[in-house]
This is a predicted structure of an 86-nucleotide RNA (transfer RNA) from a Ktedonobacteria bacterium.

RNA sequence: GCCGAUGUGGCGAAAUGGCAGACGCGGAGGUCUCAAAAACCUCUAUCCGAAAGGAUGUGUGGGUUCGAGUCCCACCAUCGGCACCA
Numbered sequence: 001g002c003c004g005a006u007g008u009g010g011c012g013a014a015a016u017g018g019c020a021g022a023c024g025c026g027g028a029g030g031u032c033u034c035a036a037a038a039a040c041c042u043c044u045a046u047c048c049g050a051a052a053g054g055a056u057g058u059g060u061g062g063g064u065u066c067g068a069g070u071c072c073c074a075c076c077a078u079c080g081g082c083a084c085c086a
C1' cells in the first nucleotide's frame, strides 16, 4: 500500500430503517435482621430541572430518508489476511 472484520454506558451485550442501551454483571440507596449474609424492591449514558419533564448521545465528519446504531461516501482506531521488504 491492497482486502476484510470490528467500533453502542463502568463491563458483556440487545435493537438490522420506526421509543437506543432489552437482558445480565458490577455499583448506589432501601426493606428484612440484634447484626450480617442471602433474598427482594428502586435507581444507575451526559447535560438542564426541586420534580414532572426537556435536550443530547451508537468511533469522527458529511449524505440519503418523514425517520439512521442500522443504508451510502470519506476519514480515524483496533484486529486479521495479502503484497512490498534492494
Stems, first nucleotide, its partner, number of pairs: 001082007010025003018066001026044006045056004059075005
The sequence was found in a public genome assembly. Its mean pLDDT, the model's own confidence on a scale to 100, is 80. It matches the Rfam family "tRNA".